[in-house]
Context: one part of a larger RNA
RNA sequence: GGAUGAACGCUGGCGGCGUGCUUAACACAUGCAAGUCGAACGAUGACUUCUGUGCUUGCACAGAAUGAUUAGUGGCGAACGGGUGAGUAACACGUGAGUAACCUGCCCUUGACUUCGGGAUAAGCCUGGGAAACCGGGUCUAAUACCGGAUACGACGGACCACCGCAUGGCGGUCCGUGGAAAGCUUUAUGCGGUUUUGGAUGGACUCGCGGCCUAUCAGCUUGUUGGUUGGGGUAAUGGCCCACCAAGGCGACGACGGGUAGCCGGCCUGAGAGGGUGACCGGCCACACUGGGACUGAGACACGGCCCAGACUCCUACGGGAGGCAGCAGUGGGGAAUAUUGCACAAUGGGGGAAACCCUGAUGCAGCGACGCCGCGUGAGUGAAGAAGUAUUUCGGUAUGUAAAGCUCUAUCAGCAGUGAAGAAAAUGACGGUAACUGACUAAGAAGCCCCGGCUAACUACGUGCCAGCAGCCGCGGUAAUACGUAGGGGGCAAGCGUUAUCC
Numbered sequence: 001g002g003a004u005g006a007a008c009g010c011u012g013g014c015g016g017c018g019u020g021c022u023u024a025a026c027a028c029a030u031g032c033a034a035g036u037c038g039a040a041c042g043a044u045g046a047c048u049u050c051u052g053u054g055c056u057u058g059c060a061c062a063g064a065a066u067g068a069u070u071a072g073u074g075g076c077g078a079a080c081g082g083g084u085g086a087g088u089a090a091c092a093c094g095u096g097a098g099u100a101a102c103c104u105g106c107c108c109u110u111g112a113c114u115u116c117g118g119g120a121u122a123a124g125c126c127u128g129g130g131a132a133a134c135c136g137g138g139u140c141u142a143a144u145a146c147c148g149g150a151u152a153c154g155a156c157g158g159a160c161c162a163c164c165g166c167a168u169g170g171c172g173g174u175c176c177g178u179g180g181a182a183a184g185c186u187u188u189a190u191g192c193g194g195u196u197u198u199g200g201a202u203g204g205a206c207u208c209g210c211g212g213c214c215u216a217u218c219a220g221c222u223u224g225u226u227g228g229u230u231g232g233g234g235u236a237a238u239g240g241c242c243c244a245c246c247a248a249g250g251c252g253a254c255g256a257c258g259g260g261u262a263g264c265c266g267g268c269c270u271g272a273g274a275g276g277g278u279g280a281c282c283g284g285c286c287a288c289a290c291u292g293g294g295a296c297u298g299a300g301a302c303a304c305g306g307c308c309c310a311g312a313c314u315c316c317u318a319c320g321g322g323a324g325g326c327a328g329c330a331g332u333g334g335g336g337a338a339u340a341u342u343g344c345a346c347a348a349u350g351g352g353g354g355a356a357a358c359c360c361u362g363a364u365g366c367a368g369c370g371a372c373g374c375c376g377c378g379u380g381a382g383u384g385a386a387g388a389a390g391u392a393u394u395u396c397g398g399u400a401u402g403u404a405a406a407g408c409u410c411u412a413u414c415a416g417c418a419g420u421g422a423a424g425a426a427a428a429u430g431a432c433g434g435u436a437a438c439u440g441a442c443u444a445a446g447a448a449g450c451c452c453c454g455g456c457u458a459a460c461u462a463c464g465u466g467c468c469a470g471c472a473g474c475c476g477c478g479g480u481a482a483u484a485c486g487u488a489g490g491g492g493g494c495a496a497g498c499g500u501u502a503u504c505c
Stems, first nucleotide, its partner, number of pairs: 001505004006501005013377006019370002021335001026333003030330003035076003040073002043070001048065007083288003093211007102204002107200002111196004115149004124139006155178007163170002184192002186189001213260003220251003225248004230244004263285004267278004290311005313324004341367001343366003349363001350361004380410004390401004414446001417440004424432001449494005454475003460489005470477002
């Protein structure tokens, strides 16, 4: 000098764009943050219309049509999106390869099929227990829920043949055997689905080479440890991943093992570069979700707002038993030098569901607060010497402040007032917002501070103080004439900021 997610002191006019718990991965009141589909299903049956009956002529009842609403069964989603960085020195990440060892819902694509039956159950009704959470019993019913049969290219096992390769092997054809599919709905359509299959796309899984912290005041470490043409289990899949058996190996000064620290990267800061530091915001990957463990469902989780167990903590209780998890958005307490609103809207972009209308969306878009940062603008312009007054100083003549002010002539950026008023939205639909922008009238009015002035280093005098009070980044100032302390006048620098502190280069 540059930089910062900064803080502190003094000061503070406006706007745009960004950015804002770095500390206690501390504890959380309250509200919201994941639903949706009635065109899968039984039920419910508001409103409206029509018909009939009673008739007190506008009400009641019955039937039919329409079908709003939704608790339940069922489907899809809830594994995305959002948060945090505790753990992790590891194939976690980055980069480059490999899978002849793999999976992939929705989507695109290829071919084929969509057949015949069955038994339940929730809701409902009846009833019981419990303070509650909730838990039973009886009975009735439906499905795109569940189960069985048929058929099937392909699948799996075996035999044979051809081709290929990169070792295990891969691909194709023929035959035999094995056990396997399906679901309907409604606007009746080139509809939406269902089953199986080919290839793809997307997303994931696994393996390997190389790369990136400190410590030897850590030197030996290891028994599922290292390997096995073994045998078996498990997985989508290779593999001590797990088990039985056999062998005795494997790693290490090219730093094993141990300890400390730490999410990694694209990037960011600095620097001419090499390098050094760093990993806030934005983007990619990973890990975590009160702490520890476990599996279930599912295409996908070992699952932040799912389940079970244990633990700590908090809450309710009729003491028998229950409920909870903000490292989602706001917000509260606490910690701290320190970090915001319990806001508006789904209008846009995107996501989930739905045939759609639409619903949900604290993702997101916006607004609010903070000079926290960057950028832009303003606080007026011209003229004006009686060099006014005041103030400071003085050798008492003056000198400085100083064209500075006043005065005169102008202008209107911003702010304020009034009017018009967008783009963002494809036909409709705008939270932002009567916002941005434009126009008009109006008044120089409403808008300057902070640090420094001994040398480094731009900028000097007076008074007070008297090694005191104090200053200080280094050298050093202060003990009676202090340009170094304090105040004033003047000056210098930067400017809505200026200084200080901390950290990095």

The part of an RNA shown here (small-subunit ribosomal RNA, 5' domain) has 505 nucleotides and comes from an uncultured bacterium. The RNAcentral record of the full RNA draws on ENA and SILVA. The prediction has a mean pLDDT of 84.